[in-house]
Molecule: transfer RNA
Organism: Phycisphaerales bacterium
RNA backbone atom coordinates (compact mmCIF):
# COMPACT_ATOMS: atom_id res chain seq x y z
C1' N A 1 0.00 0.00 0.00
C1' N A 2 -3.86 -3.81 -2.62
C1' N A 3 -8.03 -7.76 -2.79
C1' N A 4 -12.11 -9.89 -0.48
C1' N A 5 -15.84 -10.29 3.65
C1' N A 6 -18.55 -8.58 7.74
C1' N A 7 -21.89 -4.04 10.56
C1' N A 8 -30.22 -5.46 11.55
C1' N A 9 -33.35 -5.36 19.38
C1' N A 10 -29.30 -6.21 25.13
C1' N A 11 -26.72 -11.00 23.10
C1' N A 12 -26.40 -14.95 18.93
C1' N A 13 -28.71 -14.57 14.18
C1' N A 14 -32.05 -14.24 10.20
C1' N A 15 -34.10 -11.84 6.05
C1' N A 16 -33.53 -13.65 -2.93
C1' N A 17 -38.46 -9.53 -6.73
C1' N A 18 -36.30 -3.58 -4.43
C1' N A 19 -42.32 -2.83 -1.00
C1' N A 20 -44.99 -6.50 6.43
C1' N A 21 -38.39 -4.90 10.30
C1' N A 22 -37.94 -10.60 12.29
C1' N A 23 -36.57 -15.84 15.16
C1' N A 24 -34.06 -17.68 19.37
C1' N A 25 -32.22 -16.39 24.30
C1' N A 26 -32.52 -12.36 27.89
C1' N A 27 -35.86 -8.36 30.47
C1' N A 28 -41.04 -6.97 32.28
C1' N A 29 -46.49 -7.93 32.86
C1' N A 30 -50.03 -12.19 33.34
C1' N A 31 -51.73 -17.01 34.29
C1' N A 32 -51.08 -22.06 35.81
C1' N A 33 -48.11 -24.57 41.05
C1' N A 34 -48.60 -23.89 48.78
C1' N A 35 -43.63 -21.97 46.87
C1' N A 36 -39.58 -22.89 43.92
C1' N A 37 -37.93 -25.09 39.15
C1' N A 38 -40.76 -25.38 34.61
C1' N A 39 -45.14 -24.07 31.08
C1' N A 40 -48.57 -21.19 28.69
C1' N A 41 -50.11 -16.07 27.01
C1' N A 42 -49.11 -11.47 26.19
C1' N A 43 -45.45 -6.82 26.16
C1' N A 44 -41.63 -3.45 25.81
C1' N A 45 -36.94 -3.40 23.13
C1' N A 46 -34.70 -1.10 16.17
C1' N A 47 -30.36 6.10 13.48
C1' N A 48 -30.84 -2.00 9.59
C1' N A 49 -22.48 1.17 11.12
C1' N A 50 -22.52 6.91 9.72
C1' N A 51 -22.96 9.83 5.03
C1' N A 52 -24.76 11.13 -0.04
C1' N A 53 -26.77 8.63 -4.47
C1' N A 54 -30.56 6.23 -8.11
C1' N A 55 -35.99 4.67 -7.57
C1' N A 56 -42.41 6.26 -7.14
C1' N A 57 -39.84 3.08 -3.27
C1' N A 58 -33.86 1.21 -0.18
C1' N A 59 -32.24 -3.25 5.43
C1' N A 60 -31.26 -5.37 -0.06
C1' N A 61 -28.36 -1.31 -5.99
C1' N A 62 -24.01 2.05 -6.67
C1' N A 63 -20.64 5.61 -4.28
C1' N A 64 -17.41 7.30 0.05
C1' N A 65 -16.45 7.14 5.64
C1' N A 66 -15.76 4.18 10.01
C1' N A 67 -14.70 -0.30 12.87
C1' N A 68 -13.75 -5.48 12.72
C1' N A 69 -11.96 -9.88 10.29
C1' N A 70 -8.85 -12.17 6.05
C1' N A 71 -5.37 -12.72 1.79
C1' N A 72 -1.78 -10.73 -0.97
C1' N A 73 2.77 -7.71 -0.63
RNA sequence: GGGGGCAUAGCUCAGUUGGGAGAGCGUCUCGAUGGCAUCGAGAAGGUCAGGGGUUCGAGUCCCCUUGCCUCCA